[in-house]
Molecule: c-di-GMP-I riboswitch aptamer
Organism: Proteobacteria bacterium UBA664
RNA sequence: CUCGAGAAAUGCCAAACCCGUCGCGAGGCGGGGGCGGAAAGCCAACGGAUCUCAGCCACUGCGUUGAGAUGGCUGGGUUACCUCC
Numbered sequence: 001c002u003c004g005a006g007a008a009a010u011g012c013c014a015a016a017c018c019c020g021u022c023g024c025g026a027g028g029c030g031g032g033g034g035c036g037g038a039a040a041g042c043c044a045a046c047g048g049a050u051c052u053c054a055g056c057c058a059c060u061g062c063g064u065u066g067a068g069a070u071g072g073c074u075g076g077g078u079u080a081c082c083u084c085c
Base pairs, nucleotide, nucleotide: 004085005083006082012037013036017032018031019030020029021028022027035072041078042077043076046075047074048073049070050069051068052067053066054065055062056061
């Protein structure tokens, strides 16, 4: 330096739920909270998946035709902390 691994330390992030706020909605943001996380950092203009609204169909379906949500659904890309190994 590279690849792998994750027992410990330091620090980091923060599910459900509650409050406030924004959004038609999926959900976002802030505060509390802490289930978990070794990339739970970033990329949705890289692929797939799921979901929402419109649309279509015509009654419970279709799903890019259009616009969105989830990176804590997943593959991939990219950057990075620590050390019993």